[in-house]
RNA sequence: CCGUGCUAGGUGGGGAGGUAGCGGUUCCCUGUACUCGCGAUCCGCUCUAGCGAGACGGAAUCCCCACCCGCGGACGUUUGUUCAUGUGAGUGCCUCGGCGUGCGAGGUGUUGAUGGGUCGGUCCCGCGGCGACGUCGGCUCGUGAACCCGGUCAGAUCCGGAAGGAAGCAGCCGUAAGCGAUCACCGGCGGGUGUCGUGGGGGUGCCGCUCCGGAGCCGCGCGCGCCGGACGGCGCACGUGAACGGCGGACAACGGUGGGUGCACGG
Repeated sequence: CCGUGCUAGGUGGGGAGGUAGCGGUUCCCUGUACUCGCGAUCCGCUCUAGCGAGACGGAAUCCCCACCCGCGGACGUUUGUUCAUGUGAGUGCCUCGGCGUGCGAGGUGUUGAUGGGUCGGUCCCGCGGCGACGUCGGCUCGUGAACCCGGUCAGAUCCGGAAGGAAGCAGCCGUAAGCGAUCACCGGCGGGUGUCGUGGGGGUGCCGCUCCGGAGCCGCGCGCGCCGGACGGCGCACGUGAACGGCGGACAACGGUGGGUGCACGG
């Protein structure tokens, strides 16, 4: 140096989570790298940190160490942008509201405007008349009693010598309580019921008659001015959350470079 056979380590790794800690099952990243059983109110271990069983390749492209690169997820950040949302301040912009004024085109008014006075209505309470509604009762019709309702009482029964008489079930007719029915009619009760009348009360607003008085009153459009945080929108402040970035350190797959590492036999 070559061949053959063994053994160590190896047959994925990492992040999160969980855990006193370490692994696994779980979720995620990377990537292709055995099988079976156990395993999230968990399973197995103890800084030598999965347990149990089996299989494969095997001292090197495959094992170990150092360094480089770096997918990736988590964490921190009073670091930026955007979005969403809660609260607030106030009027910066718009809007909204009120008042006034100018212009425009209108309506109404001497058949009497705005305004003022009296008297009323609308409103509340009491009483009365009429009505509607609700409810109950009556009337009417129907039904309705084996016997303890009535009439008539077949059959049957009883009294009598007889003539006659008596009680009386069923049936039929009628009716009581009860049950049912519908329009009208009669009556009772009721009230956040309607209308009229009457008496009282009250009176902010609105409406009406009349009296005084004698020329305005009303709304619409545009413009201007003043007032008002005012139904709001935008902006602003503070808070919360999310997404995308920046910065930070830690971990880190795959990959790269360099180095290291057994035993036996034979040639």
The RNA shown here (Bacterial large signal recognition particle RNA) has 267 nucleotides and comes from an Actinomycetota bacterium.
The coordinates come from a structure-prediction model, not an experiment, and the mean pLDDT is 78.
A source record names the gene ffs.
NCBI's taxonomy places the organism under Bacteria, Bacillati, Actinomycetota.
The sequence is in RNAcentral, with records from ENA.